[in-house]
Context: one part of a larger RNA
RNA sequence: UGUGGUCUGAGGGUAAGCUGGUUUUAGUACGAGAGGAACAAACCAGCGGCGUCUCUGGUCGAUCGGUUGUCCGGCAGGGCAAUGCCGAGCAGCUACGCGCUAACGGAUAAGGGCUGAAAGCAUCUAAGCCCGAAGCUGUGCCUGAAAAGAGACCACUUCAAGGACGCUCGUAGAAGACGAGUUUGAUAGAGUCGGGGUGUACGCACCGAGGCAACGAGGUGUUCAGCCCGCGACCACUAACUGUCCG
Numbered sequence: 001u002g003u004g005g006u007c008u009g010a011g012g013g014u015a016a017g018c019u020g021g022u023u024u025u026a027g028u029a030c031g032a033g034a035g036g037a038a039c040a041a042a043c044c045a046g047c048g049g050c051g052u053c054u055c056u057g058g059u060c061g062a063u064c065g066g067u068u069g070u071c072c073g074g075c076a077g078g079g080c081a082a083u084g085c086c087g088a089g090c091a092g093c094u095a096c097g098c099g100c101u102a103a104c105g106g107a108u109a110a111g112g113g114c115u116g117a118a119a120g121c122a123u124c125u126a127a128g129c130c131c132g133a134a135g136c137u138g139u140g141c142c143u144g145a146a147a148a149g150a151g152a153c154c155a156c157u158u159c160a161a162g163g164a165c166g167c168u169c170g171u172a173g174a175a176g177a178c179g180a181g182u183u184u185g186a187u188a189g190a191g192u193c194g195g196g197g198u199g200u201a202c203g204c205a206c207c208g209a210g211g212c213a214a215c216g217a218g219g220u221g222u223u224c225a226g227c228c229c230g231c232g233a234c235c236a237c238u239a240a241c242u243g244u245c246c247g
Base pairs, nucleotide, nucleotide: 002156003155004154005153006152007151011143012142013141014140017047018046019045020044021043022042023041024040030035048101049100050099051098052097056095057094058093059092063088064087065086066085067084068081069080070079071078072077090230103139104138105137106136111131112130113129114128162246163245164244165243166182167181168180169179170178187239188238189237191234192233193232194231195229196228197227198226203222204221205220206219207218210215
């Protein structure tokens, strides 16, 4: 400094890159021969950095299933025992997975040179000039109107513009903050559907070694069942109310 949004970019930060191999160059330059490069270009690889979870893998004390001991009288369903132990496991988190990780200027160092006197020669230096590093610096990347010379543009604005509180939340999060929404509504929950996890529930019927019978581990069918979901869509059923304050 009225407010909201979009910018500019003074200034600040930076390690965001580094290294190697193969092929071509090329059996070339060079060399009597033996031997044998480089610049450059292309393609890979490793390390580091940033991001990400479609795939692969890990984890997954959400969840589902199996099972031992014991307790709830039995069944069913459960509690406890390191999550009792074990087998799987979505989302999430993650690496062992995936993506990206340029190039070009400027001034220079050591050094290499040009011209060139002092010193009729010579000399890269004394005057002058040209090159030359993973280093310095700029473009680049990140940040950045509190840059007091306190910026620009657009829009709105006085009982207003706008903001805050409150409430439903999460792409955000230690608290603040940030972001989405608040009935002119899909913000969260419930519901339905989709997708996914587990692996075929209880009950009933039949079979079942044996048994006079009772009983009976287990199997088959009903049943790709049952149970569950931090995901998606649809849907106002529930809750985002009534409002207050600043300005």
The part of an RNA shown here (large-subunit ribosomal RNA, domain VI) has 247 nucleotides and comes from Methanothrix harundinacea. It matches the Rfam family "Archaeal large subunit ribosomal RNA". The organism belongs to Methanothrix, within Archaea. Model confidence (mean pLDDT): 84 of 100.